[in-house]
């Protein structure tokens, strides 16, 4: 160091729903909240889903797929 991913250890992240803020909208930010998650870090590449002012436009990585990056260390 690949891979893996445990009744392990130290954490993390944060559905729905509520506020409060931004946007015409998908949405997105904070807060509280916890549905889960071993990449539920990050990337719109490729499918796919959604929105507009219908476009070389926008929005979803917690749909899938791929790309990358990383905490531990048991079988």
């Nucleotide at each position: 160091g690949c891979g893996c991913g445990a009744c392990a250890a130290g954490g993390g992240c944060a559905a729905a729903c509520c506020g409060g803020c931004c946007g015409c909208g998908a949405g997105g930010c904070c807060g509280g909240g916890g549905c889960g998650c071993a990449a539920a870090g990050c990337c719109a590449c490729g499918g796919g889903c959604c929105c507009c002012c219908u476009g070389c436009g926008g929005g979803c990585c917690g749909c899938c797929g791929g790309g990358u990056u990383a905490c531990c260390g048991a079988a």
About this RNA: This is a predicted structure of a 75-nucleotide RNA (c-di-GMP-I riboswitch aptamer) from a Planctomycetota bacterium. The source organism's lineage runs through Bacteria, Pseudomonadati and Planctomycetota. It was read from a public genome assembly, where an Rfam model found it. Rfam family: c-di-GMP-I riboswitch aptamer. Gene Ontology term of the family: cyclic-di-GMP binding.